[in-house]
Molecule: transfer RNA
Organism: marine eukaryotic metagenome
RNA sequence: GGGAUGUAGUUCAGUUGGCUAGAAUAUUUGACUGGCAGUCAAAAGGUCGUGGGUUCGACUCCCAUCAUCUCC
Numbered sequence: 001g002g003g004a005u006g007u008a009g010u011u012c013a014g015u016u017g018g019c020u021a022g023a024a025u026a027u028u029u030g031a032c033u034g035g036c037a038g039u040c041a042a043a044a045g046g047u048c049g050u051g052g053g054u055u056c057g058a059c060u061c062c063c064a065u066c067a068u069c070u071c072c
Base pairs, nucleotide, nucleotide: 001071002070003069004068005067006066009025010024011023012022018056027043028042029041030040031039032038049065050064051063052062053061
C1' cells in the first nucleotide's frame, strides 16, 4: 500500500435506500411439574465501530478514521 469484517451479553441474518431493525442462544418473569431438569408464553436487552457528507428519508450510497484478520 491492496482486500475482508465490525449490527442485542454471545453467534449471526438483514445490502437494487422506505413504515417501528430481526433470529438463535443466554438472562429475567409467568404457566405446567411434589422438586430439579425440561417444555410453552412473555419481557428486557441495540448510538447498526466512530465522525462527517448526499437524500424528503441511510445498517444500506460517498469520504475520512479506528479495531481485528489477511495479502504484498